[in-house]
Order: sequence, then C1' cells, then structure tokens
RNA sequence: AUCUUAUCGAGAGCGGUUGAGGGACCUGGCCCGGUGACGCCGCGGCAACCUGCGAGAGCAAGGUGCUAAUUCCAGCGAAGACGCUUCGAAAGAUGAGAU
Repeated sequence: AUCUUAUCGAGAGCGGUUGAGGGACCUGGCCCGGUGACGCCGCGGCAACCUGCGAGAGCAAGGUGCUAAUUCCAGCGAAGACGCUUCGAAAGAUGAGAU
C1' cells in the first nucleotide's frame, strides 16, 4: 500500500508549548478558534478490538485506539406519512487477519 472482516447514536481533560487556522478530501451547511483552537509534549481518563485468566457470566489492562458536536450534517440510491423522516450505499476511521 492493497484485500477480507467487525465496529462506528455510548464513554473519557487538565497542564506546558506553539501561534492561525481547524473539524480527512471537494462542494454546501453548521460549528470550534487570539478568553489561544489545530498540532506537539507530559500527566490523567475512556473503552474493551487483539491479548492474559476463567467452564461460563465475566475479570484484568500488556499491544493498539480514542478523549467537542452521530464518522458534526448533507451530497449517491430506495421507501414513506414527501419543506421532512427512515433505511441502505459510497467514502473515511479503528481493530484483527492476509498478501
């Protein structure tokens, strides 16, 4: 990097540093941001995919992951009670496995 597969409506923030953009990409919307966002570092925390233990329900927390908003929402398709709602897909993220 590609493929397969599971999950994505829950949960979990302080300090230091930096200094203008950020919320994956494009478009539209909405939101966060000099009362300092994003990123990075430290320390906490959440969760339980892999892992360990267990007959099991579960327990633990070693490897990842995550810690504003549903993956922030929509874009494509279908259905319906059709200003809207619901379901699905695509794309993406994360884990595990494979090449």

A computed fold for a 99-nucleotide RNA from a Spirochaetota bacterium, annotated as SAM riboswitch aptamer (S box leader). Its Rfam family is "SAM riboswitch aptamer (S box leader)". Gene Ontology term of the family: regulation of gene expression. From the family's description: The SAM riboswitch is found upstream of a number of genes which code for proteins involved in methionine or cysteine biosynthesis in Gram-positive bacteria. The model forms 97% of the base pairs in the Rfam consensus.